[in-house]
Model confidence (mean pLDDT): 87 of 100. A computed fold for a 251-nucleotide part of an RNA from Synechococcus sp. H55.11, annotated as large-subunit ribosomal RNA, domain VI. It matches the Rfam family "Bacterial large subunit ribosomal RNA".
Context: one part of a larger RNA
């Protein structure tokens, strides 16, 4: 821009893409078969491999704005306590998020029409013959079925509701994240929990500083303390103000 009034929501599916893998074991059954040696079809069940998808409760990884320990050196006048730099200085842990080596799920079953093949009935050709007329069975291939996209499918579909008072609705602006390069998508804008802050909790770290007590001191105790990013709630303290723009027809 189109889809021929303008919108919001819900859809149909022409068409397109994805997936389609496979082993072993148990059983049927030491059965059928076979002199024996050996040893099934068909069917039922269990458990794997590779591949694919989703997820983070578990096991782990990362986690340079979390916690602790510690070395050298500089600074805060000194002690104590902090702090800069040294690969995040190094080391030990680690929330959210992201992730696999972790967890869960998938390939199925079924139907249709068939291939090779196997048949039924059956003439031409009194017989025979699966074929000439006719009718069956039959494969990971084909068409459905499973998952995803999908009306620019210009053949532009359908349904429901809203708007005829510059309206329904949308945009812009602002606060943002289950979204994200930017657009877009989604949440919210005081009739408000959208983000930050604060409070509480979870989780992490592992018992802060100061003081007091014990000890000669190191150190230990008072004390699961103190600190704490992304998590879960609550709470209008801060910021989401007022205003603005588009928007209903030509041929």
């Nucleotide at each position: 821009c189109g889809u021929u009034g303008g919108a919001a929501g819900u859809u149909u599916g022409a068409g397109a893409g994805g997936a389609u893998c496979u082993g072993a074991c148990c059983u049927u059954a030491g059965u059928a078969c076979g002199a024996g040696a050996g040893g099934a079809c068909c069917g039922g069940g269990u458990u794997g491999g590779a591949c694919c998808a989703a997820c983070c409760g578990c096991u782990g990884g990362u986690g340079u704005a979390c916690c602790a320990g510690u070395u050298g050196u500089g600074g805060c006048g000194u002690c104590a306590g902090c702090u800069g730099c040294a690969c995040c200085g190094c080391u030990g842990g680690g929330u959210a998020g992201c992730c696999a080596u972790g967890u869960u799920g998938g390939g199925a079953a079924g139907g249709g029409a068939u291939a090779a093949g196997c048949g039924c009935u059956g003439a031409a050709a009194g017989c025979a013959u699966c074929u000439a007329a006719g009718c069956g069975c039959g494969a990971a291939a084909c068409c459905c079925a499973c998952c995803u996209c999908a009306a620019g499918a210009u053949g532009a579909g359908a349904c429901u509701u809203c708007c005829u008072u510059u309206a329904a609705g949308g945009g812009a602006c602002g606060u943002c994240a289950g979204a994200g390069a930017u657009g877009a998508u989604g949440a919210c804008g005081u009739u408000g929990a959208u983000a930050g802050g604060c409070u509480g909790c979870a989780g992490g770290u592992g018992u802060a500083a100061a003081g007091c007590c014990a000890g000669a001191a190191a150190u230990g105790g008072c004390a699961a303390a103190g600190c704490u990013g992304a998590g879960c709630a609550g709470u209008a303290c801060u910021a989401a103000u007022u205003a603005c723009c588009c928007g209903a027809u030509c041929g």